[in-house]
Context: one part of a larger RNA
RNA sequence: GAUAAACGCUGGCGGCGCACAUAAGACAUGCAAGUCGAACGGAAGUCGUCUUAAAUAUUUGGAAUCGGAAGUAGAUUUAUCUAAAGAAGAGGAAGAAUAGAUAAGACAAAUGGCUUUAGUGGCGGACUGGUGAGUAACACGUAAGCAAUCUGCCUAUCAGAGGGGAAUAACAGCGAGAAAUCGUUGCUAAUACCGCAUAAACCAUAAAUAUCGCAUGGUAUAAAUGGAAAAGGAGUAAUCCGCUGAUAGAUGAGCUUGCGUCUGAUUAGCUAGUUGGAGUGGUAAUGGCACACCAAGGCGAUGAUCAGUAGCCGGACUGAGAGGUUGAACGGCCACAUUGGGACUGAGAUACGGCCCAGACUCCUACGGGAGGCAGCAGUCGGGAAUAUUGCGCAAUGGAGGAAACUCUGACGCAGUGACGCCGCGUAUAGGAAGAAGGUCUUAGGAUUGUAAACUAUUGUCUACAGGGAAGAAAAAAGACGGUACCUGUAAAGAAAGCUCCGGCUAACUACGUGCCAGCAGCCGCGGUAAUACGUAGGGAGCGAGCGUUAUCC
Numbered sequence: 001g002a003u004a005a006a007c008g009c010u011g012g013c014g015g016c017g018c019a020c021a022u023a024a025g026a027c028a029u030g031c032a033a034g035u036c037g038a039a040c041g042g043a044a045g046u047c048g049u050c051u052u053a054a055a056u057a058u059u060u061g062g063a064a065u066c067g068g069a070a071g072u073a074g075a076u077u078u079a080u081c082u083a084a085a086g087a088a089g090a091g092g093a094a095g096a097a098u099a100g101a102u103a104a105g106a107c108a109a110a111u112g113g114c115u116u117u118a119g120u121g122g123c124g125g126a127c128u129g130g131u132g133a134g135u136a137a138c139a140c141g142u143a144a145g146c147a148a149u150c151u152g153c154c155u156a157u158c159a160g161a162g163g164g165g166a167a168u169a170a171c172a173g174c175g176a177g178a179a180a181u182c183g184u185u186g187c188u189a190a191u192a193c194c195g196c197a198u199a200a201a202c203c204a205u206a207a208a209u210a211u212c213g214c215a216u217g218g219u220a221u222a223a224a225u226g227g228a229a230a231a232g233g234a235g236u237a238a239u240c241c242g243c244u245g246a247u248a249g250a251u252g253a254g255c256u257u258g259c260g261u262c263u264g265a266u267u268a269g270c271u272a273g274u275u276g277g278a279g280u281g282g283u284a285a286u287g288g289c290a291c292a293c294c295a296a297g298g299c300g301a302u303g304a305u306c307a308g309u310a311g312c313c314g315g316a317c318u319g320a321g322a323g324g325u326u327g328a329a330c331g332g333c334c335a336c337a338u339u340g341g342g343a344c345u346g347a348g349a350u351a352c353g354g355c356c357c358a359g360a361c362u363c364c365u366a367c368g369g370g371a372g373g374c375a376g377c378a379g380u381c382g383g384g385a386a387u388a389u390u391g392c393g394c395a396a397u398g399g400a401g402g403a404a405a406c407u408c409u410g411a412c413g414c415a416g417u418g419a420c421g422c423c424g425c426g427u428a429u430a431g432g433a434a435g436a437a438g439g440u441c442u443u444a445g446g447a448u449u450g451u452a453a454a455c456u457a458u459u460g461u462c463u464a465c466a467g468g469g470a471a472g473a474a475a476a477a478a479g480a481c482g483g484u485a486c487c488u489g490u491a492a493a494g495a496a497a498g499c500u501c502c503g504g505c506u507a508a509c510u511a512c513g514u515g516c517c518a519g520c521a522g523c524c525g526c527g528g529u530a531a532u533a534c535g536u537a538g539g540g541a542g543c544g545a546g547c548g549u550u551a552u553c554c
Stems, first nucleotide, its partner, number of pairs: 001553003005550005012425006018418002020383001025381003029378003034123003039120002042117006048107006056099005065090002072083004130336003139261008149253002154249007162196001164194002171186006202227004208221005232241003262308003269299003274296004279291003311333004315326004338359005361372004389415001391414003397411001398409004428458004438449004463491006472481001498543005503524003509538005519526002
C1' cells in the first nucleotide's frame, strides 16, 4: 500500500460498488419454463338483426275533482246570513320519451360464430441462473490442423408437395387400488404414424477422363445400377405462415497437435488394451473407442509412477522494474447438480427444477406400496469471528412460444438491510479581552486551557414543512423505481465528533496515585518511593465519520 474481511469504541447525509470465504451440510413454505385454439378432435359456457302491434315498468306531464284565504255585491237591528267569481294547498287523468314480456312478418344462418381449455401435436425445457466438490488433464491459455466431422432456428439459391392406409389419446362404459396410479372394452381427429408414386447438383456400388495436392487422397465432368421426400393452416381473394429434397453461408459444437501450466526422490521404476499391426464392429467423425488374432512393445533422473494440493484464464493487489501473491465481483472456458451407475428423446444432453436402477436420508401409508432432491430467488436450522428481504415490476434490456394481440421470465430493472469498501458533503461563518468563571500547574508573582466560551451579527450544505415535479418511452396508449431525483418558498445554529497515541524508532509533557506490585509491550525495553514508558487528570500530537487491533499478500 491492499482486502469478499472480522473484533473493540464511536457514528450525521448522499452517490457508486460489494455482501456464506466455514457444512458440495440438511431443508418447511412460496415463486424460478413455458407457449401455440391460425396443427387436431372434443368438453364446458355463450350468441341473432330489422319492422309493426303491445301488457307493463321508469321519467316527464299536469286535467277533472276537493278546497276555500283576502276582497266585492245584496239582505238584516251591529252580530250575522245569502250570492257570484275564486288564491294557497290536496289530487293525479290524457299526452310525450325510453325500455319492453308477448304476437306477426322480413333477412341472415346453426354439421355456425365467440370465450375458456384437460388431452393429442409442434417449438422451447441442452438457453438463462447457481456452485467450485472433482480435475495436474488437450481441463485451461495460446498457436495451428480436420483431404477425419456434425450443425435445429436464421440468410441466399434451385427444385418439389401426386395418391392412399391403419391406429391412438381425449371421451364413454366396466374394473383394481388407501393413495400414487393402472387395466380392459368401444368410438374419433390431425402439421401424430405408415406404405406407394416422382426426384436431381443427394446416398451406396464398381470403374473412366482431366486436374490439383499434404501420405491416405481432394475437386470437376458425363454415363450405368440400386435407394431415399413431403402437411397443411389463415384469409372472399390477392397473399402470408408453414412442409420436403439439395447447394452455399452464418452461428454453434466435436476431434487432433506444438508450446506453456504447483509441491515432494524421506515416491525410482511404471504399464497386458498396456505399445504397435492388419481385420471387424461402433461413431457425425479419426482413433484400442470396443472385440477376436499377431508381434513385444510403450513411458521414465529433460523426473515416469505414486502421494499431496488446486477449477484454468482475461485480470486484481503490490513493486521503479524484473518479479512475487492472488483468481471475490465482471467476462471467456471447463466440471458438477443428494451419492454412484445407465441409457432414452432430440439438431444439440448422457439432461439442476426429465426418465430408469442401486445406496443414504426425509415424508405419506389402510403396511400391500408410494413421494422427494434450493450448489435457482427469497427464507429456515446447523456450522462459524463472520455475510442481507420469505420485497416491487415485467416500464426498460434480453430470452421462449405465437401470424399477431399477448403470455411466461426470482434473467434483468429496481427498492430494502449492513460505515463492508471507495468517493463527495456537513457538524457552521464573521466579530468578540473583563484575557470571565471553572479546571490544571505554580517559584503563589503568575502561566495555561483561550477568541476558546458567553455576547453581537450573518448564512442555510444538511434538516423539517408546504407547493411544483421529471428524463429514462423512437409513433396514440403504456414507468416498478416514485410523488423519487430536482426546483421554489418558509422556519431554524437549531438534530450531527469521535478514536488512537504522547520513552526511542515516531509528531506530541506535566501533576498525582502505585512501588519489580498492579500493569505495559511491535522491537529495544519500562515498574524495586521523586515513573514524560503502569493507572487517572490537565495539556498536547495524529487521523477524522471514522479510529485502533487482529488476520493475509506485496
RNAcentral holds the full RNA, with entries from ENA and SILVA.
A computed fold for a 554-nucleotide part of an RNA from an uncultured bacterium, annotated as small-subunit ribosomal RNA, 5' domain.
Rfam family: Bacterial small subunit ribosomal RNA. Gene Ontology terms of the family: structural constituent of ribosome and ribosome.
Its mean pLDDT, the model's own confidence on a scale to 100, is 81.